[in-house]
A computed fold for a 385-nucleotide RNA from Flavipsychrobacter sp., annotated as Bacterial RNase P class A. Rfam family: Bacterial RNase P class A. Rfam's curators write: Ribonuclease P (RNase P) is a ubiquitous endoribonuclease, found in archaea, bacteria and eukarya as well as chloroplasts and mitochondria. It is annotated as a ribozyme. Model confidence (mean pLDDT): 76 of 100. The source organism's lineage runs through Bacteria, Pseudomonadati, Bacteroidota, Chitinophagaceae and Flavipsychrobacter. The model forms 98% of the base pairs in the Rfam consensus.
RNA sequence: UACCUGAGCCGGGUUAUCGCUUCGAACACUUUAGGUUUUCGCAGAGGAAAGUCCGGACAGCCCAGAGCAGCGCACCACCUAACGGGUGGGGGACGUGCAAACGUCUACAGAGAGUGCCACAGAAAAUAACCGCCUGCAUUUAUUGGAGGUAAGGGUGAAAAUGUAGAGUAAGAGCCUACACGGUAGUUUGGUAACAAAAUAUCGGGGUAAACCUUGCGCGCUGAAAUGUCAAAUAGGCAAUCGUCUCCGGCAACGGAGUAAGGGCGGCUCGCCUGAAGAUUGUGGGUUGACAGCUAGAGCCAGUCAGCAAUGGCUGGCCGAGAUAAAUGAUAACCGCCCGGGACCAUACGGGUUACAGAAUCCGGCUUACAGGCUUGUGUAGUUG
Numbered sequence: 001u002a003c004c005u006g007a008g009c010c011g012g013g014u015u016a017u018c019g020c021u022u023c024g025a026a027c028a029c030u031u032u033a034g035g036u037u038u039u040c041g042c043a044g045a046g047g048a049a050a051g052u053c054c055g056g057a058c059a060g061c062c063c064a065g066a067g068c069a070g071c072g073c074a075c076c077a078c079c080u081a082a083c084g085g086g087u088g089g090g091g092g093a094c095g096u097g098c099a100a101a102c103g104u105c106u107a108c109a110g111a112g113a114g115u116g117c118c119a120c121a122g123a124a125a126a127u128a129a130c131c132g133c134c135u136g137c138a139u140u141u142a143u144u145g146g147a148g149g150u151a152a153g154g155g156u157g158a159a160a161a162u163g164u165a166g167a168g169u170a171a172g173a174g175c176c177u178a179c180a181c182g183g184u185a186g187u188u189u190g191g192u193a194a195c196a197a198a199a200u201a202u203c204g205g206g207g208u209a210a211a212c213c214u215u216g217c218g219c220g221c222u223g224a225a226a227u228g229u230c231a232a233a234u235a236g237g238c239a240a241u242c243g244u245c246u247c248c249g250g251c252a253a254c255g256g257a258g259u260a261a262g263g264g265c266g267g268c269u270c271g272c273c274u275g276a277a278g279a280u281u282g283u284g285g286g287u288u289g290a291c292a293g294c295u296a297g298a299g300c301c302a303g304u305c306a307g308c309a310a311u312g313g314c315u316g317g318c319c320g321a322g323a324u325a326a327a328u329g330a331u332a333a334c335c336g337c338c339c340g341g342g343a344c345c346a347u348a349c350g351g352g353u354u355a356c357a358g359a360a361u362c363c364g365g366c367u368u369a370c371a372g373g374c375u376u377g378u379g380u381a382g383u384u385g
Stems, first nucleotide, its partner, number of pairs: 001381003005377006012335007020044002023041004028036002030033001046356001050367002053365005058223004065270004070219005075089005090108001091106006109214002114212002116208003130154002132150004137145002162180005181204005187198004227292004237283006245258005262274004299318008336353005
């Protein structure tokens, strides 16, 4: 320098004119209502506003809960309001490399609780014997047949009873021995821990749980069209089913307690709450208006301290949409950026403002989309020193 790849940031700026909207101020008007017109001023769509996949704030059910089912997560420590998120570390796998090391990924609890599955090939995927080797029998003496033993050699396969050497055997085999490899258990050392190292003992067929399952931890639901207040209007209508009970006080009206039908509490069970002239279901009528929720926050910026970092503390400063059928735009000039032409570069010239895209209660994550530009890490190749 080029290419691949990982991470991060920007993705237009300034001025002027006109237009739209919230808020504030001033004047005028009248129907006195956050009413109407005019003028002035500040401000006005993102890094993803998208997806609606997670977690919350907030509101209601509602201020009781337990169990089962269901769902989610799963190495360790820390961060956070919380998360299935983030940071760092450990184990494992893969790539480069002689190695050390560097980089990437990780859906990394459990296979000695149990049940399944491992196609095809192969004798066999676990109660292993096709070829082969050994022993002895038979006779047709032939690369023959059948009986027993064997799992070291060969074959099949992704994977076939841990490896090498020795001794031993009829031939063999962890059958035995030495040195290794792997698993498990506790001990010592280091570490907050996951783990690592060392020695000892013991065991020696596997894989798979993004298969069923087991273990541990955790989880209410609905959702701003939530929810709350005010105003107004009508027929608090009609029909069906269930039901109008018991006790106490009281002359009575009425009041209190309990309970029934029914209703509510994510699914079911229990349980709890409500419930005495209504309750539920169906049908029908009125209202479709105004306000709150609604934007000052788990907020942003700068500096500093602590920490490997995520992040947190302290100090100072800032307040930069709140629409409601839904405003946030258009034009011009200059700058920036991009494209074209020019052998290349510069200058000048011409063209473009181009990507993904548009708030709707708000916040933290994840995922997806993105023309072009900038910063930085790793790897490969080349060049120079």